[in-house]
RNA sequence: AACGAGAAAGGCAAACUCACCUGAAAGGUGAGGACGCAAAACUACCGGCCUAAGUCUCCUGGUGAGGAGAUACGGCAGCGGGGUCGCCGAAU
Numbered sequence: 001a002a003c004g005a006g007a008a009a010g011g012c013a014a015a016c017u018c019a020c021c022u023g024a025a026a027g028g029u030g031a032g033g034a035c036g037c038a039a040a041a042c043u044a045c046c047g048g049c050c051u052a053a054g055u056c057u058c059c060u061g062g063u064g065a066g067g068a069g070a071u072a073c074g075g076c077a078g079c080g081g082g083g084u085c086g087c088c089g090a091a092u
Stems, first nucleotide, its partner, number of pairs: 002092001003089002011037002016032006035078001041084003045081003048076003054071007
């Protein structure tokens, strides 16, 4: 350095529930809770995925508005890759 034990110490926390966010949504935060995790720590750089307030196009409608499609400048690090930092030490 690779690697990751029916090791030890310590750590994180999916679904779900409740409360919250001058969140439109996706999502996030806190508390509870554990399916799991050796980077389930940090980072949207690449791919991927989610959302569509706004914007653009179109349709209905006929002045009140409603709908469809596209779109990230919004997100996801517990989807894969990259980058940064890091606990422990059996076997090989």
c-di-GMP-I-GGC riboswitch aptamer from a Pseudomonadota bacterium, 92 nucleotides, folded computationally. The prediction has a mean pLDDT of 86. Lineage of the source: Bacteria > Pseudomonadati > Pseudomonadota.